The prediction has a mean pLDDT of 81. The RNA shown here (transfer RNA) has 72 nucleotides and comes from an uncultured Clostridia bacterium. Its Rfam family is "tRNA". The sequence was found in a public genome assembly.
[in-house]
RNA sequence: GUACCCUUAGUUUAAUGGAUAAAACACUUGGCUCCGGACCAAGAAAUGGGAGUUCGAUUCUCCUAGGGUGCA
Numbered sequence: 001g002u003a004c005c006c007u008u009a010g011u012u013u014a015a016u017g018g019a020u021a022a023a024a025c026a027c028u029u030g031g032c033u034c035c036g037g038a039c040c041a042a043g044a045a046a047u048g049g050g051a052g053u054u055c056g057a058u059u060c061u062c063c064u065a066g067g068g069u070g071c072a
Base pairs, nucleotide, nucleotide: 001071002070003069004068005067006066007065010025011024012023013022018055027043028042029041030040031039048064049063050062051061052060
């Protein structure tokens, strides 16, 4: 230089173009307990950025950022 792949919550993963983006662990609050852990209940928290297509985009297209792999 070039081709391909990945990017969603603090972390690890789901979601065939369609309802309020789902879950586990972690975190916060409450319950339980002499206290803590475990357990139970509740809560907060995310689609890398920009543009396009579409009635509707996490999903499709283009550009771009970061990371990875192959070739040169």